Predicted 3D model of a 74-nucleotide RNA (transfer RNA) from an uncultured Alphaproteobacteria bacterium.
Its mean pLDDT, the model's own confidence on a scale to 100, is 81.

RNA sequence: CGGAAUGUAGCGCAGCCUGGUAGCGCACUUGUCUGGGGGGCAAGUGGCCGCGGGUUCAAAUCCCGCCAUUCCGA
Numbered sequence: 001c002g003g004a005a006u007g008u009a010g011c012g013c014a015g016c017c018u019g020g021u022a023g024c025g026c027a028c029u030u031g032u033c034u035g036g037g038g039g040g041c042a043a044g045u046g047g048c049c050g051c052g053g054g055u056u057c058a059a060a061u062c063c064c065g066c067c068a069u070u071c072c073g074a
Base pairs, nucleotide, nucleotide: 001073002072003071004070005069006068007067010026011025012024013023020057028044029043030042031041032040033039050066051065052064053063054062
């Protein structure tokens, strides 16, 4: 320098192809069961999706640019 992948909740991921209320597991909070630890059960909190712009009635999703990480090539 060229190409590709990834970026979504504290952590790990799905959702993107095919635009239409942002989800799952763990963790966390509260309650409850248990003599306690541990564990089970119920309810709940937390993210407007890496950044900026465009298209659209509507964008995590489509388009453009940029940033970060990883991989491949030179």